[in-house]
RNA sequence: UACUUAUCAAGAAAGGCUGAGGGACUGGCCCAACGAAGCCUUGACAACCUAUUUCGCGCUGCAAUUAUUGCGGUGUGAGAAAAGGUGCCAAUUCCAUUUCCGCCCAUGCGGAGCAGAUAAGUC
Numbered sequence: 001u002a003c004u005u006a007u008c009a010a011g012a013a014a015g016g017c018u019g020a021g022g023g024a025c026u027g028g029c030c031c032a033a034c035g036a037a038g039c040c041u042u043g044a045c046a047a048c049c050u051a052u053u054u055c056g057c058g059c060u061g062c063a064a065u066u067a068u069u070g071c072g073g074u075g076u077g078a079g080a081a082a083a084g085g086u087g088c089c090a091a092u093u094c095c096a097u098u099u100c101c102g103c104c105c106a107u108g109c110g111g112a113g114c115a116g117a118u119a120a121g122u123c
Stems, first nucleotide, its partner, number of pairs: 002122007013042005021031003026096003043089001045087001048085003052080013093115001099112005
């Protein structure tokens, strides 16, 4: 870089340096000298992966004892917690475009798709 899978209506900011942009692209609409982006420090949010742990279920090993108990292993489901690897902390991914479908007289609403972000995996 490409591909696959899952999620994207919830959640969570202070300080320092610096100084004009930022919200992916396009259009809109917003944020921004009452300080954008970036960097650093600290904190928070979340629970994708790893580790830990509780309960249920399936399979299974050993022991006791005679159909149950105890101690384990393993798979799976639902939780807990937040140690490690990421991520994230304006607005639904801020909204929408081009295409398709449903409802509707219409505005519009909803879904799919495209695009994007993040995580895990594969080459």
This is a predicted structure of a 123-nucleotide RNA (SAM riboswitch aptamer (S box leader)) from Agriterribacter humi. It was read from a public genome assembly, where an Rfam model found it. The prediction has a mean pLDDT of 79. Its Rfam family is "SAM riboswitch aptamer (S box leader)". About the family: The SAM riboswitch is found upstream of a number of genes which code for proteins involved in methionine or cysteine biosynthesis in Gram-positive bacteria.